[in-house]
Context: one part of a larger RNA
RNA sequence: AAUGAACGCUGGCGGCGUGGAUAAGACAUGCAAGUCGAACGGAGAACAUCAUUAGUUUACUAAAGAUGUUCUUAGUGGCGGACGGGUUAGUAACGCGUGAGCAACUUACCUCAAAGUGGGGGAUAGCCUUCCGAAAGGGAGAUUAAUACCGCAUGUGACUCUUCGGGUUAAAGAGUGCUUCGGCACUCGCUUUGAGAUAGGCUCGCGUCCUAUCAGUUAGUUGGUGAGGUAAUGGCUCACCAAGACUACGACGGGUAGCUGUUCUGAGAGGAAGAUCAGCAACACUGGAACUGAGACACGGUCCAGACACCUACGGGUGGCAGCAGUCGAGAAUCAUUCACAAUGGACGAAAGUCUGAUGGUGCGACGCCGCGUGGAGGAUGAAGGCCCUAGGGUCGUAAACUCCUGUCAUAGCAGAGUAAGGCAUAUUAGUUAAUAGCUAGUAUGUUUGAUAGUAUGCUAAGAGGAAGGGACGGCUAACUUCGUGCCAGCAGCCGCGGUAAUACGAAGGUCCCGAGCGUUAUUC
Repeated sequence: AAUGAACGCUGGCGGCGUGGAUAAGACAUGCAAGUCGAACGGAGAACAUCAUUAGUUUACUAAAGAUGUUCUUAGUGGCGGACGGGUUAGUAACGCGUGAGCAACUUACCUCAAAGUGGGGGAUAGCCUUCCGAAAGGGAGAUUAAUACCGCAUGUGACUCUUCGGGUUAAAGAGUGCUUCGGCACUCGCUUUGAGAUAGGCUCGCGUCCUAUCAGUUAGUUGGUGAGGUAAUGGCUCACCAAGACUACGACGGGUAGCUGUUCUGAGAGGAAGAUCAGCAACACUGGAACUGAGACACGGUCCAGACACCUACGGGUGGCAGCAGUCGAGAAUCAUUCACAAUGGACGAAAGUCUGAUGGUGCGACGCCGCGUGGAGGAUGAAGGCCCUAGGGUCGUAAACUCCUGUCAUAGCAGAGUAAGGCAUAUUAGUUAAUAGCUAGUAUGUUUGAUAGUAUGCUAAGAGGAAGGGACGGCUAACUUCGUGCCAGCAGCCGCGGUAAUACGAAGGUCCCGAGCGUUAUUC
């Protein structure tokens, strides 16, 4: 000088940061990943119209029904749940950092370009009926749709065999407007291919802690041929063949540890650290495995095993906070079971919008840094009181009282931003078009959106009123006297103080240092 600190005493306000370092221990409760009805068939609700029946009497009521519009959504389907958020257990490794490479690769959504989007089929959730079960859930029957699924056709292309001619391989519709009801147009989609962008995968050079009281290690081991596997190279895996490969420039083993940008310290060279923030990696109760998918071997998915916990009708089931809050535990020690999606960003959607413990805010903690205040000027007969005293006085001390002011902060009242860009409606311009639909881009007008919060800030009011402590005073080291104690009680970082005049113990007065802090402890330089 520093700290994610803790402890003691004390504590006014604000700004910006920061806060589970130990038990990767166990977790009650709530929330943290959904969305799309403009992919689909149903179901439900409301309203309107139509005709029928019945009642009353000429326009109402009721019933069941049909059609249409609007709204809701359990299920099928699509996209997203591989991002975002957490933690640092493992890992001494191509894990990270840095610099190259792939001649051996993939990349959903997005952008650009080329070509297409023809014609069919069979099912299945749901709904209905029914059965089993305490529940979780499951079985059977009948029936139905799609942008779900499966053939056929086409093949610009792509892949592949290669005799240059073959073989393999696609697709889906929805919305809006017009219509001569045949269709047409636009928008959003769908399929194939190429290129890009983005994101990843793999390979290599160099660097990356301690230990030799660890000296030899290795059989898929090292290489080759062939095959399998992968998006792709490769002992990645397998069969056969060869006997290699690493090592005192430290292999192998043991210990410790996420790595880095950075942070702290230091004149630097170095040393120490790796909280917050950012990049990368790994993990998700423990161990193992794959499925789906562009992407996972998947924190809030699946399966198996284990430990633990919970429910049970004892037959069987259910769960995973190292997400945000919160609880217990262990610990010297670390916060609210808060508000909002208004902003930024993300998922879905044509959009409106929905979701978002990401994020934005507020709260708590002097945990840190910074700023401000606790008043200013005058005021001596130098009051009272305390302390010391040579008893004359000295000192606390302009300090107080008293007089005159000021009004920061806090308090009360009034006013009151910025964070808001957008969205919607109408009109209009340009493009597309047959079109004045629709869609895309822009302009104008109107309207509407703020959690923080009536916050920041400004003005006004009152009144010095509400706001100072901690440590030290023998030397190092700034600051001294009296009393008490008497090697006792005690102090102490080192030297050392204390055995009757202790500036070193305890108290008081005084003084010194810092100040909303001051000391102590721990750790680093």
Predicted 3D model of a 525-nucleotide part of an RNA (small-subunit ribosomal RNA, 5' domain) from an uncultured bacterium. RNAcentral holds the full RNA, with entries from ENA, Greengenes and SILVA. The prediction has a mean pLDDT of 84.